[in-house]
RNA sequence: GGGCCCGUAGUCCAGUGGUUAAGACGCUACCCUUACAAGGUAGAGAUCGAGGGUUCGAAUCCCUCCGGGCCCA
Numbered sequence: 001g002g003g004c005c006c007g008u009a010g011u012c013c014a015g016u017g018g019u020u021a022a023g024a025c026g027c028u029a030c031c032c033u034u035a036c037a038a039g040g041u042a043g044a045g046a047u048c049g050a051g052g053g054u055u056c057g058a059a060u061c062c063c064u065c066c067g068g069g070c071c072c073a
Stems, first nucleotide, its partner, number of pairs: 001072007010025003018056001027043005049065005
């Protein structure tokens, strides 16, 4: 220098144009227990790496950057 893939709550991830971004672990409160753990119920937490574009509508499609990984040279 060229090609490909990834970036979404604290962590791991689903969602591949349509109204509310799902789940697990973790966190908080309550129940349960003498207490702790386990279990149950409820809740908070992500405007989706950044900026622009297309569209009635973008996490999703396009462009440019940023970061990470793999391959080639």